Transfer RNA from a Nanobdellota archaeon, 71 nucleotides, folded computationally. The sequence was found in a public genome assembly. The organism belongs to Nanobdellota, within Archaea. The coordinates come from a structure-prediction model, not an experiment, and the mean pLDDT is 82. Rfam family: tRNA. The family's RNA type in Rfam is transfer RNA.
RNA sequence: GUGGCCAUAGUUUAGUGGUAGAAUACAGGACUGUGGAUCCUGUGGCCCGAGUUCGAUUCUCGGUGGCUACC
Numbered sequence: 001g002u003g004g005c006c007a008u009a010g011u012u013u014a015g016u017g018g019u020a021g022a023a024u025a026c027a028g029g030a031c032u033g034u035g036g037a038u039c040c041u042g043u044g045g046c047c048c049g050a051g052u053u054c055g056a057u058u059c060u061c062g063g064u065g066g067c068u069a070c071c
Base pairs, nucleotide, nucleotide: 001070002069003068004067005066006065007064010024011023012022013021018054026042027041028040029039030038047063048062049061050060051059
C1' cells in the first nucleotide's frame, strides 16, 4: 500500500428495520455466629458524522480505532 473481519453495560457477549437482552462485576436486601456460597431487587450500554426510511444497533457512504492475510 491492497483486501477481509470487528466496534453494543466496568468486562465477555446476544440481537438480519418496530420497547436493546443475558452472564459477570458493582450497590442494596434475605440467609449465616462472621465470611464465602446461594436467592431477590436495582444502577449502568449501541465508536463518530451523514444518508435511506413512518421508524436504524441493524441498510448505504465517509471517518476513527482494533485484529488479520498478502506485499